The RNA shown here (SAM riboswitch aptamer (S box leader)) has 107 nucleotides and comes from Desulfosporosinus fructosivorans. The model forms 97% of the base pairs in the Rfam consensus. Taxonomically the source falls in Desulfosporosinus (Bacteria, Bacillota, Eubacteriales, Desulfitobacteriaceae). It matches the Rfam family "SAM riboswitch aptamer (S box leader)". About the family: The SAM riboswitch is found upstream of a number of genes which code for proteins involved in methionine or cysteine biosynthesis in Gram-positive bacteria. The RNAcentral record of the sequence draws on Rfam.
RNA sequence: CUCUUAUCAAGAGUGGCGGAGGGACUGGCCCAAUGAUGCCCGGCAACCGGUAGUGGAAACUAUGCGGUGCUAAUUCCAACAGAACCUUAGGUUCUGACAGAUGAGAG
Numbered sequence: 001c002u003c004u005u006a007u008c009a010a011g012a013g014u015g016g017c018g019g020a021g022g023g024a025c026u027g028g029c030c031c032a033a034u035g036a037u038g039c040c041c042g043g044c045a046a047c048c049g050g051u052a053g054u055g056g057a058a059a060c061u062a063u064g065c066g067g068u069g070c071u072a073a074u075u076c077c078a079a080c081a082g083a084a085c086c087u088u089a090g091g092u093u094c095u096g097a098c099a100g101a102u103g104a105g106a107g
Stems, first nucleotide, its partner, number of pairs: 001107008013041001015040003021031003026078003042071003047067003050063005075099001080096007
């Protein structure tokens, strides 16, 4: 980097460092010198492993020890297709796809 698969409406700081951009892309709409992004610490969660329990097994539960992950806004919203309704320009709601993120596995 590519493929497969699961999840993406919950949760998480009045901390330290440091100083200008950030929210993937496009359009919006936002966050940010009352200090963002990032790093450290703290925290959240429970995907994989470990451990303990139940079980014939499959599996389930607990723990939070190890590996990740996450810690503004639903993946911030939309974008493409379809359906329903209002209305016929268009708008609202819902469903799915695409794209993206993360875990696990494979090449």